[in-house]
Predicted 3D model of a 73-nucleotide RNA (transfer RNA) from Candidatus Minthosoma caballi.
């Protein structure tokens, strides 16, 4: 230098054919409890790695690009 896999909430992940971004841990309030831990309930927390393009609409489809890992030469 080709290639291929991945990047989505703080982590660790889904996300179907292109139609209202989600879950599970953790985080904050509250309930419970003499306290703590469990347990419940509620709630924040997101440029979907970037940078365009196609679309009435993109996490999904197309091109560039970055990082990480695997391969090959």
């Nucleotide at each position: 230098g080709c290639g291929g896999u991945a990047g989505u909430a703080g982590c660790u992940c889904a996300g179907u054919u292109g139609g209202c971004a989600g879950a599970g841990c953790g985080c904050a309030a509250g309930c419970u409890u003499c306290c703590c831990a469990a347990g419940c309930u509620u709630g924040a927390a997101g440029u979907c790695g970037c940078g365009g393009g196609u679309u009435c609409g993109a996490g999904c489809c197309c091109c560039g690009u970055u990082u990480a890992c695997c391969g090959c030469u």